[in-house]
c-di-GMP-I riboswitch aptamer from an Armatimonadota bacterium, 77 nucleotides, folded computationally. The prediction has a mean pLDDT of 89.
RNA sequence: CCUCCGAAAAGGCAAACCCACCGCAAGGUGGGGACGCAAAGCCACCGGGCCCCCCGCGGGCAGCCGGGGCUGCCGAA
Numbered sequence: 001c002c003u004c005c006g007a008a009a010a011g012g013c014a015a016a017c018c019c020a021c022c023g024c025a026a027g028g029u030g031g032g033g034a035c036g037c038a039a040a041g042c043c044a045c046c047g048g049g050c051c052c053c054c055c056g057c058g059g060g061c062a063g064c065c066g067g068g069g070c071u072g073c074c075g076a077a
Base pairs, nucleotide, nucleotide: 005075006074012037013036017032018031019030020029021028022027035063041070042069043068045067046066047065048064049061050060051059052058053056
């Protein structure tokens, strides 16, 4: 230094719910708030899954599971 791994320390993110706004809706954005998270950081790219609608070569979740790519704090066993 790299990989695996996840003790400790310093931090980080932010579920449900509430308020405001956007959207036909699923849902999204901001503020509050913490159920949790070692990538709950980025890319829906692959397989599966779920949701919505104006039912299409449409839209959404992905903090539902598995895989992949990029980046990343610390360093005990």

NCBI's taxonomy places the organism under Bacteria, Bacillati, Armatimonadota.